[in-house]
RNA sequence: CGGCAGGCUUAACACAUGCAAGUCGAGGGGUAACGAUGUCUUCGGACAGUCGACGACCGGCGCACGGGUGAGUAUCGCGUUUGUAACCUACCUUUAACUGGAGAAUAGCCCGAAGAAAUUCGGAUUAAUACUCCAUAACACUAUGAACUGGCAUGGCCAUAAGGUUAAAGCUCAGGCGGUUAUUGAUGGGCAUGCGUAACAUUAGCUAGUUGGUGAGGUAACUGCUCACCAAGGCUACGAUGUUUAGGGGGCCUGAGAGGGUGAUCCCCCACACUGGUACUGAGACACGGACCAGACUCCUACGGGAGGCAGCAGUGAGGAAUAUUGGUCAAUGGAGGAAACUCUGAACCAGCCAUGCCGCGUGAAGGAUGACGGCCCUAUGGGUUGUAAACUGCUUUUAUAUGGGAAGAAAACGUGAUACGUGUAUUGCAUUGACGGUACCAUAAGAAUAAGCAUCGGCUAACUCCGUGCCAGCAGCCGCGGUAAUACGGAGGAUGCAAGCGUUAUCCGGAUUUAUUAGGUUUAAAGGGUGUGUAGGCGGGAGUCUAAGUCAGUGGUGAAAUCUCACAGCUUAACUGUGAAACUGCCAUUGAUACUGGAUUUCUUGAGUAUAGUUGAGGUAGGCGGAAUGUGUAAUGUAGCGGUGAAAUGCUUAGAUAUUACACAGAACACCGAUUGCGAAGGCAGCUUACUAAGCUAUUACUGACGCUGAUGCACGAAAGCGUGGGGAGCGAACAGGAUUAGAUACCCUGGUAGUCCACGCCGUAAACGAUGAUUACUCGUUGUUGGCGAUACAUUGUCAGCGACUGAGCGAAAGCAUUAAGUAAUCCACCUGGGGAGUACGUUCGCAAGAAUGAAACUCAAAGGAAUUGACGGGGGCCCGCACAAGCGGAGGAACAUGUGGUUUAAUUCGAUGAUACGCGAGGAACCUUACCUGGGCUUAACAUGUAGGUGGUAGUGAAGCGAGAGCGGAACGACCCUUCGGGGAGCCUACACAGGUGCUGCAUGGCUGUCGUCAGCUCGUGCCGUGAGGUGUUAGGUUAAGUCCUGUAACGAGCGCAACCCUCGUCGUCAGUUAUAUGUGUCUGGCGAGACUGCCGGUCAAAAACCGGAGGAAGGCGGGGACGACGUCAAGUCAGCAUGGCCUCUAUGUCCGGGGCUACACACACGCUACAAUGGCCGGUACAAUGGGUAGCCAAGCCGCGAGGCGGAGCCAAUCCUCCAAAGCCGGUCUCAGUUCGGAUUGUAGGCUGCAACUCGCCUGCAUGAAGCUGGAGUUGCUAGUAACCGCGCGUCAGCCAUAGUGCGGUGAAUACGUUCCCGGGCCUUGUACACACCGCGUCACGUCAUGGAAGUUGGCAACGCCUGAAGUCAGU
Repeated sequence: CGGCAGGCUUAACACAUGCAAGUCGAGGGGUAACGAUGUCUUCGGACAGUCGACGACCGGCGCACGGGUGAGUAUCGCGUUUGUAACCUACCUUUAACUGGAGAAUAGCCCGAAGAAAUUCGGAUUAAUACUCCAUAACACUAUGAACUGGCAUGGCCAUAAGGUUAAAGCUCAGGCGGUUAUUGAUGGGCAUGCGUAACAUUAGCUAGUUGGUGAGGUAACUGCUCACCAAGGCUACGAUGUUUAGGGGGCCUGAGAGGGUGAUCCCCCACACUGGUACUGAGACACGGACCAGACUCCUACGGGAGGCAGCAGUGAGGAAUAUUGGUCAAUGGAGGAAACUCUGAACCAGCCAUGCCGCGUGAAGGAUGACGGCCCUAUGGGUUGUAAACUGCUUUUAUAUGGGAAGAAAACGUGAUACGUGUAUUGCAUUGACGGUACCAUAAGAAUAAGCAUCGGCUAACUCCGUGCCAGCAGCCGCGGUAAUACGGAGGAUGCAAGCGUUAUCCGGAUUUAUUAGGUUUAAAGGGUGUGUAGGCGGGAGUCUAAGUCAGUGGUGAAAUCUCACAGCUUAACUGUGAAACUGCCAUUGAUACUGGAUUUCUUGAGUAUAGUUGAGGUAGGCGGAAUGUGUAAUGUAGCGGUGAAAUGCUUAGAUAUUACACAGAACACCGAUUGCGAAGGCAGCUUACUAAGCUAUUACUGACGCUGAUGCACGAAAGCGUGGGGAGCGAACAGGAUUAGAUACCCUGGUAGUCCACGCCGUAAACGAUGAUUACUCGUUGUUGGCGAUACAUUGUCAGCGACUGAGCGAAAGCAUUAAGUAAUCCACCUGGGGAGUACGUUCGCAAGAAUGAAACUCAAAGGAAUUGACGGGGGCCCGCACAAGCGGAGGAACAUGUGGUUUAAUUCGAUGAUACGCGAGGAACCUUACCUGGGCUUAACAUGUAGGUGGUAGUGAAGCGAGAGCGGAACGACCCUUCGGGGAGCCUACACAGGUGCUGCAUGGCUGUCGUCAGCUCGUGCCGUGAGGUGUUAGGUUAAGUCCUGUAACGAGCGCAACCCUCGUCGUCAGUUAUAUGUGUCUGGCGAGACUGCCGGUCAAAAACCGGAGGAAGGCGGGGACGACGUCAAGUCAGCAUGGCCUCUAUGUCCGGGGCUACACACACGCUACAAUGGCCGGUACAAUGGGUAGCCAAGCCGCGAGGCGGAGCCAAUCCUCCAAAGCCGGUCUCAGUUCGGAUUGUAGGCUGCAACUCGCCUGCAUGAAGCUGGAGUUGCUAGUAACCGCGCGUCAGCCAUAGUGCGGUGAAUACGUUCCCGGGCCUUGUACACACCGCGUCACGUCAUGGAAGUUGGCAACGCCUGAAGUCAGU
């Protein structure tokens, strides 16, 4: 772009306007308008039904068709099959007969009247194919009589006799067209009928014209259709009645089919026409464009009264997500009328609008790589992609445009000519007729010229990158995506899919075996009724005969057409359409077959039952009896408690309890036996005994002869609790009271205690009423125990039947498991299930005295709920084991003062990080400046620092005086170089510009690396095999043993890896080698190399054995000799972007960089790691003894001198086993102090000094003198340590100018106590168990409170429907 279809699914809501049913003058009286003709005319016109024609009127036919809609209707409405012997049918057709005569009116026209109008009334006159009467008439109708024939019945057909009743219309060209009666056919209908035809049982009973009969009426016709009388029937669990919903079918969509959904377009049927009712006319209507009445609504009105009905075609409003033009033509097809011409026809044919659907076509095609430009992406000197895509070159012209040509659909009727018979009919020639439409189609012309979008790109599902955003904005069909690197949001580039469309939404089927007929389930996932009995129903043993309902086969009829399928044909193809075939899986009829099922009948014994004889048991009901225990009463003995608990208290008791003894009474339950025992349908049943009664089993095989199984509704039974009436009441014991426990304790525990528990009678009717497993029947490997009976027997055993159990196969099962007592294999019947919650709730109904039971939803909400098993984790589960984990000890911290760190607060800043264990004397192994990252102020901008490019530079680089300034810096006197060279230059430096630098800015949740912790705990895994559907298991568990998954034994496991141990360092003993600076020398006890030594090796014992353990010997050391380094798989998104590195983001005259000063050192407070103390095991004074590790030249610093001292002067030695640091201190000896805020304690403060350093104010350390605070051993609770350890004592080192060091890290000296043991606390390992946990108990989850949604609800209000009653229009029938 074209072809073919389709187009109010909602308001059967309301409708302006136009059109949709008229026609006939060849039925009639006639003549309002037009034309013709004629006459007259004053030229304006008038007259004449005479002709063509014809408004209105009478009459005929049509208007019951065609067209629309689906409101109503769950029904003979529809579909299908039959019947009509119970019927009708205008026009058309066949046949036969007739068509004679008479009469009275009326519309119109004319006159008059009423009214706004619609319309109506009165008078006069008139026609007909309008109306009436008479004649004639039958094979019509009717009454009587009567022979034949076929039919399932009522009954029918035909011949016939003599009676009765009833008809007509004309026009004409004289051919005919009509009219009447009867008949035939066709067409169209009416009625009846078997079968089929929605949901709800929370609708179970309905029905009085109801069901039937007789008679009458009525109808075209049968019938309670109507009426009178009579009878009491009729329908219903195979679903009546009621309610809700709905036009039905052919078909259409889907599906492999069976089915499910649906009823637009086209065809058939029905119903309706504003709502309800009613009849009239007519062949046909109870009538879409007719009538009457009632109602609602709209309109007109002079207010008196009238008009109307788009669910016809267009169109309007409204409703709605949503559906078209107030078009053309009767050319064709069809319809009405007519003799015809013709008229009418919103039927129909066409056109218009709409991508609404289906189909077809195009938007070009061939070549074209430096793979152009541009875009996008990247690992970015370049590559990839867009992409042969473009440009460019040759080609084609569908379509669009222009010009020209140009259909089929048309055949007839009519007219005219001819031919045949003959004034008409038939055939034929010619002429005439096209809305669509100058349309389809054809030709020519020029030229790639006129023509591509939409959705998607995480998986399902074809298609991926960048940027932006940052749980925002947004996406989403399900899972889900988005919290700074989003293939999921938005944009872009690219890609994918479809294409004049694409995507969304809604609905239906499918997948869904997820309602299961085909074709599911019920132990634990949803689901077996609590149990029996039994009605209807369903199913049912062996053999024979008959039948032929089911079943099977053949034949006939029907199953409209269209649709579907196949073939062919027509439009260029296709969609579409036509022709033919097939199909329509159905229904009816008929003929046959007889295996199976059914029916009838005969028979059998094995199912079932009966009989006889045994036997079993807590089977049931009623009665009687018994002892123990408990309680109470009485009496007695006896004295202060008893009782109770985890511990207590309430309670009882001197009015004599508890305890003990005797007697009496009461009620309830029955120890031992007693048991996976027995009995019963289930619930359930237990002392002994009697009576009554039921059942099972076994044996015999005598009798009946399928009598059976199951079982909706029904009926009966049915634990406990509860209810009613009356008894009874010892113990126990809801409620209740008190005492405890507890945060509370309406609980658990204790003391009491009422109903109840018990009995009789009557209700209730439920339970985890469980084997969570319905009943019956048959079949299917084994082992073992037990109860009852029978049999064999040798009295060891063993067979069989019926039960009750355990284990284990096949098989089944999701698995756990079941497994002859099936959850296996089959059959029959019943019950029940269909995601979780709402909810076994609400409403309704039934039952109940009540409590309540039975039946039993929906709205709404979630994406799960659930089962079985697995691996972990967890447990105030279990078993085994370990650790300074507890216990046993020793010493601390928590109280004080101070030091340091942290929080908090403060501040311009108090830089940042670390925060349970695993942050807090941590990063920091040393903040006065620097450090320094913070604050304030002052400067610089290619920069304090690196690289590159370009240009410049020769008193250049560099050093840099005076001056200014807080300094950085500004400034510039003066001095003044370097390397290579082929002598051209080059390098390095400096200056300028541009790329860039720089960042302790952010993200440790983007990362590397490193580290902490569980934990030096003994674990963590793999290969192959085996087991399991699988997750997974086994190995790795078990028995021993160890520090150890260490080793041994066993073993469907066999091996292996990372861990453990060992290998490495060090200390302890010995040997040996070498020894400087050690020693006076040798030596070795010193230094540092190399070796030896220790391995459960030896002996004894324990264990089944082994591994191993215990004891012993020897030895310096003994069972890992002590210490260190060494840290499995992994966990904590643990810590660190501020050590370093690094992705991304951010900054660029600042978040970079330099400088002065300040801050990190603040101070109501809180916490943490420490130091010093509180004193006599001590302080102070004097004397005196003994170490080790380290460090040292910008250093350690001797002797000597000065100073009370810190220190100073001084200068020897030492680059170190040489010199220095370097007097160790606790200890020991002697003295003093005498229990006090002290001769303890030393904070704080004052003052005077010293040292480092540019500089000690903020803010250093040390010394002397003076001052002399708190503190008298520390609450709850908490921490370290198992031997050269704790505790006590001093010494060194790193960092460092100095030092806030009481810290960290080393060194030596003195040198203990305790461990019974594993119950408990904490942490950990292995096995096992439970689990609703799996971000894994710091889990999960309930309740309360609030909010939202929904249900119920006394009632109140509105609507609809049904029934009863009252009033009652039009109309029909009857009477008058």
Molecule: small-subunit ribosomal RNA
Organism: uncultured prokaryote